The RNA shown here (Bacterial RNase P class A) has 375 nucleotides and comes from uncultured Shimia sp. NCBI's taxonomy places the organism under Bacteria, Alphaproteobacteria, Rhodobacterales, Roseobacteraceae, Shimia. Its Rfam family is "Bacterial RNase P class A". Rfam classes the family as a ribozyme.
RNA sequence: GCAGAGGGCUGGGCGGCCGCGGGGGCAACUCCGAGGAAAGUCCGGACUCCACAAGGCAACGGUGCCGGGUAACGCCCGGCCGGGGAAACCCGAGGGAAAGCGCCACAGAAAACAAACCGCUUUCGUUCGCGAAAGUCAGGGUGAAACGGUGGGGUAAGAGCCCACCGCGGGACGGGCAACCGGACCGGCACGGCAAGCCCCACCGGGAGCAAUGCCAAAUAGGGAUCGCGCGUGAGCAAUCACAGGGGUGUCUUGCCCCGAGCAGAUCCGGGUUGGCAGCUAGAGGGCGUCCGGCAACGGGCGCUCAAGAUGAAUGGUCGUCGCUGUCGGAGCAAUCUGACAGAACAGAAUCCGGCUUACAGGCCCUCUGCGCGU
Numbered sequence: 001g002c003a004g005a006g007g008g009c010u011g012g013g014c015g016g017c018c019g020c021g022g023g024g025g026c027a028a029c030u031c032c033g034a035g036g037a038a039a040g041u042c043c044g045g046a047c048u049c050c051a052c053a054a055g056g057c058a059a060c061g062g063u064g065c066c067g068g069g070u071a072a073c074g075c076c077c078g079g080c081c082g083g084g085g086a087a088a089c090c091c092g093a094g095g096g097a098a099a100g101c102g103c104c105a106c107a108g109a110a111a112a113c114a115a116a117c118c119g120c121u122u123u124c125g126u127u128c129g130c131g132a133a134a135g136u137c138a139g140g141g142u143g144a145a146a147c148g149g150u151g152g153g154g155u156a157a158g159a160g161c162c163c164a165c166c167g168c169g170g171g172a173c174g175g176g177c178a179a180c181c182g183g184a185c186c187g188g189c190a191c192g193g194c195a196a197g198c199c200c201c202a203c204c205g206g207g208a209g210c211a212a213u214g215c216c217a218a219a220u221a222g223g224g225a226u227c228g229c230g231c232g233u234g235a236g237c238a239a240u241c242a243c244a245g246g247g248g249u250g251u252c253u254u255g256c257c258c259c260g261a262g263c264a265g266a267u268c269c270g271g272g273u274u275g276g277c278a279g280c281u282a283g284a285g286g287g288c289g290u291c292c293g294g295c296a297a298c299g300g301g302c303g304c305u306c307a308a309g310a311u312g313a314a315u316g317g318u319c320g321u322c323g324c325u326g327u328c329g330g331a332g333c334a335a336u337c338u339g340a341c342a343g344a345a346c347a348g349a350a351u352c353c354g355g356c357u358u359a360c361a362g363g364c365c366c367u368c369u370g371c372g373c374g375u
Stems, first nucleotide, its partner, number of pairs: 001371010012322007020033005035346001039357002042355005047209004052255006060205005065079005080094001081092004095200002100198002102194003117140002119136007148166006167189001168187003173182003213278004223269005232243004245259004285306009324343008
């Protein structure tokens, strides 16, 4: 200097005038006022509600190597294994194919307890073109994939038929918390792939959601239809209590609550309220600095600092100036100075927070890998 990889920051500043929303103030006035993704609604929670709660079971859904972090997660960090890459790094829907079922189109002879197309070898026959039988799948063809690979020996030809190495299966022992790694030695060893097909295994999960929910005001139709087995027993003067019965959760047990017949409850149809207030923003908070622990994610201590709360939905318009980027010039050896013109990405909170994913013009910084050159 070039190419590549990982990470971080920014994505306009300042001033004047006019105009918005919230807080404070009697007023004058003053303070604050969109994002790294506010987006997607994909995860996890905080919070609110649900006469149902606890435990079990089922259904349904989710995750899927090991260890750690976190309020938690499908997230983050570190590692293992596999794949890609020359490397830095990146990706992984990463448990099980010997529990079962299913699929592998077309091509090909044959796609899983399979199969024998071309070919090769031997024998017989022959009209000398070839035909038949036996053996074989090393070579070739088809395909994403064809029942291990390379080399040698052996054979009529050939084959783990035999041997060496690799691969595969088992494996004493050793290292590591573990996933896993190494591995003496043994075995000619074969019956592929797909579970991001159903499934099996392990672990996790109640449902809705701020349009949750609560209060005030107001209004209507205290609406209608259907179902609703059983409608008891005992004590007590009575109120009431206990048991049995019916109902309330997908199901069971226990508990709790409701009910006594135009009941509790279940299903369906229809009507009123579209108003106001709260929820509404100080948190598992954010940022900066520093110390301790840890490879790290992260955790703890101390100090300083920051803070939108709208409700048809606010933060805008305009002027000036500076800066950034690009193009075209001028001066200069260069560094640089100067003039004109143009441009500025993705994009807007709506209960809040932790993540992931997607979008992003331009600019700056840090670290790493490789190549080349110079010293």